Context: one part of a larger RNA
RNA sequence: ACCGGCGAGUUACUCCUUUGUGGCAAGGCUAAGCCGUGAUCGCGGCGGAGCCGUAGCGAAAGCGAGUCUGAAUAGGGCGUUUUAGUCGCAAGGGGUAGACCCGAAACUGAGUGAUCUACCCAUGGGCAGAGUGAAGUACCCGUAACAGGGUGCGGAGGCUCGAAGCCGUAAACGUUGAAAAGUUUUGGCAUGACCUGUGGGGAGGAGUAAAAGUCUAAUCAAACUCAGAGAUAUCUGGUUCUCCUCGAAAAUGCUUUAGGGCAUGCCUCAGGCCACUACACGAUGGGGGUAGAGCUACUGAAUGGAUCGCGGGGGCCACCAGCCUACCGCCUCCAAUCAAACUCCGAAUACCAUCGUGCUUAUCCUGGGAGAAAGUCUACGGGGGACAACCUCCGUGGACAAAAGGGAAACAACCCAGACCGCCAGCUAAGGUCCCAAAUGACAUCUGAGUGCAUAAGGAAGUUGGAUUUCUGAGACAGCGGGGAUGUUGGCUUAGAAGCAGCCACCAUUUAAAAAGUGCGUAAUAGCUUACCCGUCGAGCACCCGUGCGCCGAGGAUGAACGGGACUCAAGCUACACACCGAAGCCACGGGAUGCGGCGGGCCUGCGGGCCGGCUGCAUCGGUAGGGGAGCGUUCGACGUUAGGUUAAAGGACGACCGUGAGGACGUCUGGACGAUGUCGAAGUGAUAAUCCAGGC
Numbered sequence: 001a002c003c004g005g006c007g008a009g010u011u012a013c014u015c016c017u018u019u020g021u022g023g024c025a026a027g028g029c030u031a032a033g034c035c036g037u038g039a040u041c042g043c044g045g046c047g048g049a050g051c052c053g054u055a056g057c058g059a060a061a062g063c064g065a066g067u068c069u070g071a072a073u074a075g076g077g078c079g080u081u082u083u084a085g086u087c088g089c090a091a092g093g094g095g096u097a098g099a100c101c102c103g104a105a106a107c108u109g110a111g112u113g114a115u116c117u118a119c120c121c122a123u124g125g126g127c128a129g130a131g132u133g134a135a136g137u138a139c140c141c142g143u144a145a146c147a148g149g150g151u152g153c154g155g156a157g158g159c160u161c162g163a164a165g166c167c168g169u170a171a172a173c174g175u176u177g178a179a180a181a182g183u184u185u186u187g188g189c190a191u192g193a194c195c196u197g198u199g200g201g202g203a204g205g206a207g208u209a210a211a212a213g214u215c216u217a218a219u220c221a222a223a224c225u226c227a228g229a230g231a232u233a234u235c236u237g238g239u240u241c242u243c244c245u246c247g248a249a250a251a252u253g254c255u256u257u258a259g260g261g262c263a264u265g266c267c268u269c270a271g272g273c274c275a276c277u278a279c280a281c282g283a284u285g286g287g288g289g290u291a292g293a294g295c296u297a298c299u300g301a302a303u304g305g306a307u308c309g310c311g312g313g314g315g316c317c318a319c320c321a322g323c324c325u326a327c328c329g330c331c332u333c334c335a336a337u338c339a340a341a342c343u344c345c346g347a348a349u350a351c352c353a354u355c356g357u358g359c360u361u362a363u364c365c366u367g368g369g370a371g372a373a374a375g376u377c378u379a380c381g382g383g384g385g386a387c388a389a390c391c392u393c394c395g396u397g398g399a400c401a402a403a404a405g406g407g408a409a410a411c412a413a414c415c416c417a418g419a420c421c422g423c424c425a426g427c428u429a430a431g432g433u434c435c436c437a438a439a440u441g442a443c444a445u446c447u448g449a450g451u452g453c454a455u456a457a458g459g460a461a462g463u464u465g466g467a468u469u470u471c472u473g474a475g476a477c478a479g480c481g482g483g484g485a486u487g488u489u490g491g492c493u494u495a496g497a498a499g500c501a502g503c504c505a506c507c508a509u510u511u512a513a514a515a516a517g518u519g520c521g522u523a524a525u526a527g528c529u530u531a532c533c534c535g536u537c538g539a540g541c542a543c544c545c546g547u548g549c550g551c552c553g554a555g556g557a558u559g560a561a562c563g564g565g566a567c568u569c570a571a572g573c574u575a576c577a578c579a580c581c582g583a584a585g586c587c588a589c590g591g592g593a594u595g596c597g598g599c600g601g602g603c604c605u606g607c608g609g610g611c612c613g614g615c616u617g618c619a620u621c622g623g624u625a626g627g628g629g630a631g632c633g634u635u636c637g638a639c640g641u642u643a644g645g646u647u648a649a650a651g652g653a654c655g656a657c658c659g660u661g662a663g664g665a666c667g668u669c670u671g672g673a674c675g676a677u678g679u680c681g682a683a684g685u686g687a688u689a690a691u692c693c694a695g696g697c
Stems, first nucleotide, its partner, number of pairs: 002696002005693001011097003015094010027052003033046005056063002066078004100238002103235001107228006119201008127192001129161003132157001136153006165189003170185004204220001206216002241631006251264005266371001267369006277362001279358008292345001293343002299339003303335004309330004313325004375400010405416003420591003426586002431581003434565003444574001446572001452567001458552002462549002466545001469542001471540001479536005485509003490504003515530001519528002592621008601612004632686001634683006644674001651670005657664002
């Protein structure tokens, strides 16, 4: 892991509340106890104490259909005028109790521990060997005397080296170990604050501590054992049979509140209300200041220009006066703009009201039960951010959540579409129709990039069709042949400047035409070339605008940008047209359930009604949390010493039967003594999950 067992909303209460049902009813009920009876339990009678109701108001005295407040006969509050309760039984909730089950870290009390370890006390034990050579002292030298020196003796030291002993530096191994801390090699101390035996001392907020929060029996920022105790757990996990029906929320307010609560909104069940109440559409009438727009219509922002005037700064001049200004601001005008906290204006929607039409209780009210109160993506309108985020915060829809099916290769939230069941029938949606893979053919363009099958600014004689214009048989455009001259080397500058460093000017002549020169070039010339002209050639050429589809821009880590194969007058793009495929959608057929009707039947009745079948019509039947309804099965009890049962009960194994399901028959084999069905009643009543518990394997 697996298998079969065990395993979680229970019980008590003269508590509260609601519903169903039954008894009695302006009343209802007894409790303890007693009597009788039968005796495990119980049953019948008595018992009216007491409780609830029939009257309220006030803090109360108290008054009373009223009362309180008040000076009040006022006003106002709560009542009356509207009368149903009470006691059982059952069920849904609440309360108090462990209160659905399991789970702390902890707290408190009473005890047990210093045979481990830390410290202390008492009394014992241990430390091979080797080295160094303190004080002191004897003799000698030395001194005036000391001092001092040398040699010998001497044997000090938390001295040195190093066994035992104690420790544990480094590394490796070991890491389900040989070992819940070790082994090997290498290390430290080794006469001392040394090591060690035995006995003793003090303890849990206490001891002990050369101090590490260390140690106090493999446990220590408060030991261990038992008890309070089922501590508490706004937290996590788990919570067991079936079918039918409706079906959420992830929001608002408050919260020592934010992963918890309370109230409300949203779900469900029961009862009530029938009013154009709700909802939808149309018409009519409203208020608004958003989108947009606008601004010499305000408040502000902001660009360029003009001119008159004004103010300031600067300069000149100072006797006053005045003048100038490549400076700044204001006014006026022209042109072009901007605004969430600007508005001379101003929608669409939305909202409100009235009327009409539709729908038909959907709305609303009262009461019982909830869940939810972490939301997510997407479209649109916005705030924050970087006009970032599978980002964050709001608003209005949708989907998911709680929704399966088809499409998007795969893909909660996108597109289509809402699954009661069956069917080897049909039509469609989104999306598709060469093959994988159901279904397509025709006609006409375009694209040549495998674009299609990822992207921008920007770039480019790609190509398609279109528009305006220039030149053009008086010969365009391109190419080729020829010319391209003279004054003159223009003047200046310069070492030089001759078309061509730079500055100025840019004339005139000959001409078919030719610049005081377009570019290259030279030190300067020279040289080449262009403009311009002629010839040759012979029909369109050139600039620009906008259009469709393409091209480049396009660099990353395995090879990955149509799902793949593959596709080029397409299997790409555009347009048109007619078909087809395609879903759990729609439709056809059969069946079931629920709700509301119609017809008809049976039973009960207090005549109001209640309960149960049949046929039929219409509508509905996705579903998490959750509400409501109807059932299946297990154990035990009553009827009941029931029927049945050794001619074989329960249980077990297998099987092609029945039921929508939980489940239930029947048969065979096994088994060897119990035990159905029916109607009631009572629960230790249903397990794939709790790192659940125990057993087997």
Predicted 3D model of a 697-nucleotide part of an RNA (large-subunit ribosomal RNA, domain II) from a Phycisphaerales bacterium. NCBI's taxonomy places the organism under Bacteria, Pseudomonadati, Planctomycetota, Phycisphaerae, Phycisphaerales. Rfam family: Bacterial large subunit ribosomal RNA. Its family is annotated with ribosome and structural constituent of ribosome in the Gene Ontology. Model confidence (mean pLDDT): 84 of 100.